[in-house]
Predicted 3D model of a 341-nucleotide RNA (Bacterial RNase P class A) from a Spirochaetota bacterium.
Rfam family: Bacterial RNase P class A. It is annotated as a ribozyme.
The RNAcentral record of the sequence draws on ENA.
The prediction has a mean pLDDT of 75.
NCBI's taxonomy places the organism under Bacteria, Pseudomonadati, Spirochaetota.

RNA sequence: AGAGGGAAACGUGCAGCUGCGCGGCCCCGCAAGGGGAGUGAGGAAAGUCCGGACAUCAAAGGGCGGGAUGCCGGGUAAUACCCGGGCGCCGUGAGGCGAUGGAAAGUGCAACAGAAAAUAUACCGCCCGAAAGGGUAAGGGUGAAAUGGCGAGGUAAGAGCUCACCGCGCAACCCGUAAGGGGAGCGGCAGUGUAAACCCCAUCCGAUGCAAGGCCAAGUAGUCAGCCGUAUGAGAGCUGCCCGCUCCAGGCUGAGGGUAGGCCGCAAAGACGCGUAUGGUAACAUCCGCGCAAGAUAGAUAGCUGCAUAAACAGAAUCCGGCUUAUGUUUCCCUCUGCUG
Numbered sequence: 001a002g003a004g005g006g007a008a009a010c011g012u013g014c015a016g017c018u019g020c021g022c023g024g025c026c027c028c029g030c031a032a033g034g035g036g037a038g039u040g041a042g043g044a045a046a047g048u049c050c051g052g053a054c055a056u057c058a059a060a061g062g063g064c065g066g067g068a069u070g071c072c073g074g075g076u077a078a079u080a081c082c083c084g085g086g087c088g089c090c091g092u093g094a095g096g097c098g099a100u101g102g103a104a105a106g107u108g109c110a111a112c113a114g115a116a117a118a119u120a121u122a123c124c125g126c127c128c129g130a131a132a133g134g135g136u137a138a139g140g141g142u143g144a145a146a147u148g149g150c151g152a153g154g155u156a157a158g159a160g161c162u163c164a165c166c167g168c169g170c171a172a173c174c175c176g177u178a179a180g181g182g183g184a185g186c187g188g189c190a191g192u193g194u195a196a197a198c199c200c201c202a203u204c205c206g207a208u209g210c211a212a213g214g215c216c217a218a219g220u221a222g223u224c225a226g227c228c229g230u231a232u233g234a235g236a237g238c239u240g241c242c243c244g245c246u247c248c249a250g251g252c253u254g255a256g257g258g259u260a261g262g263c264c265g266c267a268a269a270g271a272c273g274c275g276u277a278u279g280g281u282a283a284c285a286u287c288c289g290c291g292c293a294a295g296a297u298a299g300a301u302a303g304c305u306g307c308a309u310a311a312a313c314a315g316a317a318u319c320c321g322g323c324u325u326a327u328g329u330u331u332c333c334c335u336c337u338g339c340u341g
Base pairs, nucleotide, nucleotide: 001337002336003335004334005333006332007331008330009329010328012308013307014306015305016304017303018302020040021039022038025036026035027034028033042313046324047323049322050321051320052319053318054209055208056207057206066205067204068203069202070201071085072084073083074082075081086100087098088097089096090095101200102199106198107197108194109193110192123140124139125136126135127134128133148166149165151163152162153161167189168187169186170185173182174181175180213264214263215262216261223255224254225253226252227251228250233248235247236246237245238244270292272291273290274289275288277286278285279284
């Protein structure tokens, strides 16, 4: 210098003007409200894919069914997340990826090609034989996958048929908490693959989600109860009252359920953030100190101007912890190659 790998940080800043939401501040006001100051989206607020908190239902627990997870150990409120380790694969390497239990419980599937695809078999070839037929799996050929490889012996030709080496399987024993690793020795090597196919095994899971759920509650209609009244008049209208006239069979009050609407849940404080210390390889845990006021309900968090600038992806809706996806800039560590000293 080039090409890569890993981790982390920040994710527009300042000023002016205009405007919007909020209530646990201050002032004015009886109140309604007004003013001031303060505060006001994210690292992903997203996808809604996991895990919890919380709420209702059922509640005494269990079973069937169904679902999820799937090497080992640890962390956590919990997880499919995180940390550490093992194994396999990929990469020269830094490193990366892996639902990574069981295929000898059972079932299914393995297209095309090929003789033959899990059970046995033979197209060409080789050997014996006159032929029929038999032996063979070395060689050819097919396929994603073909029953260890190579050499020697052996044979009619061949073959783990036998032997040496390599590979493979089992394994006493040793190491490790475990997954697993090493491995004396043994076995001529046998039922190939597929379980994000059914399935088996182990562990876990009750259902529904803030439109959960709780409270207050108008009008109208209907329900129930009480009282009054039905022409000897309850009520309504004409005029506030009386008279009169007209209309007219129901009227009044209360209770309770539900709806519209409102309040709570819901926002300030908790599985929170930062820092020090201690324990731990780490995830993380504990102690101490400091810090922390978005909260709408058709939905506020904005617009313009100037300077600097690379300014991308993108907008909360019950709240947290993760994962995944989208995206800009910068920093640190590491690897490989080349050149120079």